[in-house]
A computed fold for a 509-nucleotide part of an RNA from an uncultured bacterium, annotated as small-subunit ribosomal RNA, 5' domain. It matches the Rfam family "Bacterial small subunit ribosomal RNA". RNAcentral holds the full RNA, with entries from ENA and SILVA. The coordinates come from a structure-prediction model, not an experiment, and the mean pLDDT is 87.
Context: one part of a larger RNA
RNA sequence: GAUGAACGCUAGCGACAGGCUUAACACAUGCCUUUCGAGGGGCAGCGGGGUUGUAGCAAUACAACUGCCGGCGACCGGCGCACGGGUGAGUAACACGUAUGUAACCUGCCCUCUGCAGGGGGAUAAGCGGAAGAAAUUCCGUCUAAUACCGCAUAAUACAAUUUGGAGACAUCUCCGGGUUGUCAAAGGAGUGAUCCGGCAGAGGAUGGACAUGCGGCGCAUUAGCUAGUCGGCGGGGUAACGGCCCACCGAGGCUACGAUGCGUAGGGGUUCUGAGAGGAAGGUCCCCCACACUGGUACUGAGACACGGACCAGACUCCUACGGGAGGCAGCAGUGAGGAAUAUUGCACAAUGGGGGAAACCCUGAUGCAGCGACGCCGCGUGAGUGAAGAAGUAUUUCGGUAUGUAAAGCUCUAUCAGCAGGGAAGAAAAUGACGGUACCUGACUAAGAAGCCCCGGCUAACUACGUGCCAGCAGCCGCGGUAAUACGUAGGGGGCAAGCGUUAUCC
Numbered sequence: 001g002a003u004g005a006a007c008g009c010u011a012g013c014g015a016c017a018g019g020c021u022u023a024a025c026a027c028a029u030g031c032c033u034u035u036c037g038a039g040g041g042g043c044a045g046c047g048g049g050g051u052u053g054u055a056g057c058a059a060u061a062c063a064a065c066u067g068c069c070g071g072c073g074a075c076c077g078g079c080g081c082a083c084g085g086g087u088g089a090g091u092a093a094c095a096c097g098u099a100u101g102u103a104a105c106c107u108g109c110c111c112u113c114u115g116c117a118g119g120g121g122g123a124u125a126a127g128c129g130g131a132a133g134a135a136a137u138u139c140c141g142u143c144u145a146a147u148a149c150c151g152c153a154u155a156a157u158a159c160a161a162u163u164u165g166g167a168g169a170c171a172u173c174u175c176c177g178g179g180u181u182g183u184c185a186a187a188g189g190a191g192u193g194a195u196c197c198g199g200c201a202g203a204g205g206a207u208g209g210a211c212a213u214g215c216g217g218c219g220c221a222u223u224a225g226c227u228a229g230u231c232g233g234c235g236g237g238g239u240a241a242c243g244g245c246c247c248a249c250c251g252a253g254g255c256u257a258c259g260a261u262g263c264g265u266a267g268g269g270g271u272u273c274u275g276a277g278a279g280g281a282a283g284g285u286c287c288c289c290c291a292c293a294c295u296g297g298u299a300c301u302g303a304g305a306c307a308c309g310g311a312c313c314a315g316a317c318u319c320c321u322a323c324g325g326g327a328g329g330c331a332g333c334a335g336u337g338a339g340g341a342a343u344a345u346u347g348c349a350c351a352a353u354g355g356g357g358g359a360a361a362c363c364c365u366g367a368u369g370c371a372g373c374g375a376c377g378c379c380g381c382g383u384g385a386g387u388g389a390a391g392a393a394g395u396a397u398u399u400c401g402g403u404a405u406g407u408a409a410a411g412c413u414c415u416a417u418c419a420g421c422a423g424g425g426a427a428g429a430a431a432a433u434g435a436c437g438g439u440a441c442c443u444g445a446c447u448a449a450g451a452a453g454c455c456c457c458g459g460c461u462a463a464c465u466a467c468g469u470g471c472c473a474g475c476a477g478c479c480g481c482g483g484u485a486a487u488a489c490g491u492a493g494g495g496g497g498c499a500a501g502c503g504u505u506a507u508c509c
Base pairs, nucleotide, nucleotide: 001508002507003506005505006504007503008502009501012381013380014379016377019373020339025337026336027335029334030333031332035078036077039076040075042072043071046070047069048068049066050065051064052063053062054061055060086292087291088290096216097215098214099213100212101211102210105209106208110205111204112203113202114201115200116199118152120150121149127142128141129140130139131138132137158183159182160181161180162179163178164177165176166175167174168173188197189196190195218264219263220262225255226254227253230252231251232250233249235247236246237245267289268288269287270286271282272281273280274279294315295314296313297312298311317328318327319326320325345371347370348369349368353367354365355364356363357362384414385413386412387411394405395404396403397402418450421444422443423442424441428436453498454497455496456495457494458479459478460477464493465492466491467490468489474481475480
C1' cells in the first nucleotide's frame, strides 16, 4: 500500500460499488417455465345469446336444455423447458489460454435462393361406463379428432450403386460436370376477400457446437521406473465425424532424468494487489470457458442433454401410511437450523432491458429493474463564518511573581450546505403504459441550532509535564520500561496524528 474482512471504541448525511471466504451440511414455507383456441376433439367452471317451462298484467326472476358466441380447467398436439439463474465438489486434463487444422463433422429457430404440397388409411387421449387401492396411482370396456401416427403417388443439384469427362491437392484423397438404376417428402389454419401465418425436399449463409494438434501456466526425486486394449497393424461394429472408442485376429511394442509413474494441492483465463521495473502473490464481484446439481450409474426424448426445479435403477437420509405400499432433493430467490470471528428482506414491479410462447392482443419471467438491512469499502459534504483581551471563570502547573489551555469561550454581526417543515415536481416512455416515487431536483420560511470521535506522545516516530505506584500493578511491533523524583505502567492537564471514522488482529506484496 491492499482486503468479500473480523474485533474494540465511536457515529450526521448522500452517491456508487460490494455482502456465507466456514458445512458441495440438513432444509419447514412461498415463489423461480410456461405458452399457443389462428393445430384438435370438446365444454368442467365464468360471462352472453337462443329454446322450453314455472311465477307474474308486465318488467323481470328462477329452473332445465342448447358450444350458438366471448372464452377456457383438464386432455391430444406444437414450440420452449439444453437459455437464463446457482455453485466450485471433482479435475494437473487438450480442462483452460493462445495459435492452427477438419480433404474426418453436426447445427432447431433466423436470412437468401430453387422446386413441391396429389390421393388414402388405421388408431388413441379426453369423454362415457365399470373395477382395484388408505393414498400415490393403476386397470378393463366403449366412442371420437387433429399441423398426432402410417402406407401409396410424384421427385431432385438429396442419398446409395455403377459408369464417364475435367480440375485440384495434403499419403490415405477432394471438387465440378454428364449417363443409367434404385430409395426417401409434405399440413393445414385464419380472413368476405386481397392476403397472411405455417408445411416438405434441396443448395448456400449466419449462429452455435464437436473433434484433432503445436506451445504455455504447480509442489515433492525423502516418488525411478510405469504400461496388457497397454503400443501398432488388418478387418469389422459404432458415431454427426476421426480414432482401441469397442471387438476378433496378428505383431511386441509405447512412456521416462527435457522427470514417466505415484503422492499432495488446485477449477482455468481476462484480470486484481504490490513493485521504478523485473518479479512476487491472488483468481471474491463483472466477462469468457469448463465441471457439477443429495451420492453413484444408465439411457430415453430431442436440432441440441446423457438434462439443477425430466425419467429409470442402486445407496444414504427425511416424511406419509390403513404396514400392503408411497413421496422428496434450495450449489435458483427469499427464508430456517447447524457450523463459524463473520456475511442481508420469507420486500415491490414486469415501467425499462432481455428471454420463452403467440398472427396479434397478451401471458410467463426471484433473469432483470428497484427498494430494505449493515460505515463492509471508495468518493463527496457537513458538524458553522467573521469579529472578539478584562488575555474572564474553571482546570493544570508554579520558583507563588507567573505560565498554559487561549480568540478558545462568552458577547456582537452574519450565513443555511446537510438534517427537519411547507409548496412545486421530472427524465427514464416512440401514441398509451413508471415498480422505483411524490424519489431526484427546484423554491420558500425557519433556528447556530440536531451532527466528533479514536489512537498516540522513551528511540525508531510527529507530540511533555504533574501526581499515584514502587521489578508490584502493569506496558511492549523491535530495542526494552517498572526495585521511591518513571516524558515507557495508571490518572489528569497539555500536545501530536487521522477523522465519521480511529485503532487492533489476520493475510499478500